[in-house]
RNA sequence: AUAUAAUAUGGGCAAAUUCAUUGAAAAAUGAGGACGCAAAGCUAAAGGGGCUAAAGUCAUUCGAUUAUGCCAGCCAGCUACCGAA
Numbered sequence: 001a002u003a004u005a006a007u008a009u010g011g012g013c014a015a016a017u018u019c020a021u022u023g024a025a026a027a028a029u030g031a032g033g034a035c036g037c038a039a040a041g042c043u044a045a046a047g048g049g050g051c052u053a054a055a056g057u058c059a060u061u062c063g064a065u066u067a068u069g070c071c072a073g074c075c076a077g078c079u080a081c082c083g084a085a
Stems, first nucleotide, its partner, number of pairs: 012037002017032006035073001041078003047075002049071003056065003
C1' cells in the first nucleotide's frame, strides 16, 4: 500500500406518529419523535416499478383516462468515511 473486514472509534440519517406551513391530491418542509439504515448520500427531462389526478379528454349521475405533480426508506445507476484481529 492492497484485499478481506468486526459486537471497535468518531460521527451521520430518521419510519410510524403529533403540531405548524404549503399543495387539488400524492406528498414536501420545519419542530418534536425513533421503526430501522453501512450508503436511509446523490440521481425521478430520457432503466424498471409505485402513488396522486388539479387542468385536459371521454361520459354527463356515479365515474373512466392521462403527469406536466410526486416517491431514492422498492429495485437499479453513480459516488463515498473509519479500518481491529